[in-house]
């Protein structure tokens, strides 16, 4: 340089042919329980889906460019 994969809350991660408020786990915070913790239970906050454009009534999902990262190849 060329080709392929991946990028979604702090971390991990689902999202099947585009469709309504983006699931779940873990962590964090608050409360209950306890002599105090841990464990358990209840509740809460936290994502404009890597960036910028495009298509569409509608985009995490399709298209283009770029960025980051992993791999293949000379």
């Nucleotide at each position: 340089g060329u080709c392929c994969g991946u990028g979604u809350g702090g971390c991990c991660a689902a999202g099947u042919u585009g469709g309504a408020u983006a699931a779940g786990g873990u962590g964090u915070c608050u409360g209950a329980c306890u002599a105090c913790g841990a464990a358990u239970c209840a509740g809460a906050a936290g994502a404009u889906c890597g960036u910028g454009g495009g298509u569409u009534c509608a985009a995490g999902u399709c298209c283009c460019a770029c960025c980051a990262u992993g791999g293949a190849u000379a």
A computed fold for a 74-nucleotide RNA from Hondaea fermentalgiana, annotated as transfer RNA. NCBI's taxonomy places the organism under Eukaryota, Stramenopiles, Labyrinthulomycetes, Thraustochytrida, Hondaea. Rfam family: tRNA. It is annotated as a transfer RNA.